[in-house]
A computed fold for a 350-nucleotide part of an RNA from Zunongwangia atlantica 22II14-10F7, annotated as small-subunit ribosomal RNA, central domain.
Context: one part of a larger RNA
RNA sequence: UUGGGUUUAAAGGGUCCGUAGGCGGGUUUAUAAGUCAGUGGUGAAAGUCUGCAGCUUAACUGUAGAACUGCCAUUGAUACUGUAGAUCUUGAAUCAUUAUGAAGUGGUUAGAAUGUGUAGUGUAGCGGUGAAAUGCAUAGAUAUUACACAGAAUACCGAUUGCGAAGGCAGAUCACUAAUAAUGUAUUGACGCUGAUGGACGAAAGCGUAGGUAGCGAACAGGAUUAGAUACCCUGGUAGUCUACGCCGUAAACGAUGGUUACUAGCUGUCCGGCCUAAUUGAGGGCUGGGUGGUUAAGCGAAAGUGAUAAGUAACCCACCUGGGGAGUACGUUCGCAAGAAUGAAACUC
Numbered sequence: 001u002u003g004g005g006u007u008u009a010a011a012g013g014g015u016c017c018g019u020a021g022g023c024g025g026g027u028u029u030a031u032a033a034g035u036c037a038g039u040g041g042u043g044a045a046a047g048u049c050u051g052c053a054g055c056u057u058a059a060c061u062g063u064a065g066a067a068c069u070g071c072c073a074u075u076g077a078u079a080c081u082g083u084a085g086a087u088c089u090u091g092a093a094u095c096a097u098u099a100u101g102a103a104g105u106g107g108u109u110a111g112a113a114u115g116u117g118u119a120g121u122g123u124a125g126c127g128g129u130g131a132a133a134u135g136c137a138u139a140g141a142u143a144u145u146a147c148a149c150a151g152a153a154u155a156c157c158g159a160u161u162g163c164g165a166a167g168g169c170a171g172a173u174c175a176c177u178a179a180u181a182a183u184g185u186a187u188u189g190a191c192g193c194u195g196a197u198g199g200a201c202g203a204a205a206g207c208g209u210a211g212g213u214a215g216c217g218a219a220c221a222g223g224a225u226u227a228g229a230u231a232c233c234c235u236g237g238u239a240g241u242c243u244a245c246g247c248c249g250u251a252a253a254c255g256a257u258g259g260u261u262a263c264u265a266g267c268u269g270u271c272c273g274g275c276c277u278a279a280u281u282g283a284g285g286g287c288u289g290g291g292u293g294g295u296u297a298a299g300c301g302a303a304a305g306u307g308a309u310a311a312g313u314a315a316c317c318c319a320c321c322u323g324g325g326g327a328g329u330a331c332g333u334u335c336g337c338a339a340g341a342a343u344g345a346a347a348c349u350c
Stems, first nucleotide, its partner, number of pairs: 003322004007304002012318001014201004021194003025088007033081002035077008048066007091191001092188003095184006103177007110154001114150008125136002162169002206247006215241002220236004258317006266295012299306002323350003332343004
């Protein structure tokens, strides 16, 4: 390289957008570039293969043929691909209507809890643990009542619930923005899919500047435990956690399962729609579209399992793997304020 693979054995990029490229719906006309057929030319000799011949044989040599899978020219074929034109609506998009949701951004606001302060009541303990101690408390704590202030998070509802490309998103309300689904005898008419390079977003931790700091809490201090205890437990507690702006760009970023399209038995929940039926209302019944679950036939699979949300049957495009260690290391390069990230070997060894 080919081949074979990528849920768990090595292997799906964290996610999306999108450039080049690759691939691409129905009908029809033209063309004849690819494609196919015929003919001509060329494809040196030697070598190779086949037949025959010559040295006593063989090696070797001679001779005839084949091959030389290619290239050029020309004459045709037109199914498929391409190119150019026309046209269609089922893919795709748009529009209208009706809905939906913890989708996003910004503002306003609510109650509980916690902590602190002030004041009142009240008196000797409180707190904590396996047991204790450190700690707090007669300068009046803990408890309790009233008022005030602060920051952070939103009990119940709440759910294999919902939304989002992923990360993720949860008190209420307002404004702005986006999305999705269903329905339609509406519009355009293949406008599509994927996507190297590239761009945007991207939990937590961490970094920079300016704020904020109730609770929690790396580091740190003390008390215990212990042979020791740089821990687990306890009392404190700084960074951080929060806000704004700017970096970082990684995660078991997981469904450990790339995206799109089509097809292939059922049963049963649930969420959001539509149509029909029934009805005083409500619940219900039937059909149907989109999501999200459970279970299972066939199939697949090494098995576990998966099974219309495929890991089944196929097609297209991208990414990645190729024994373990060395090693996600070294070196170089790019990015970053740094931390580091990305790319990414070899010797050697089993």
The source organism's lineage runs through Bacteria, Flavobacteriia, Flavobacteriaceae, Zunongwangia and Zunongwangia atlantica.
It was read from a public genome assembly.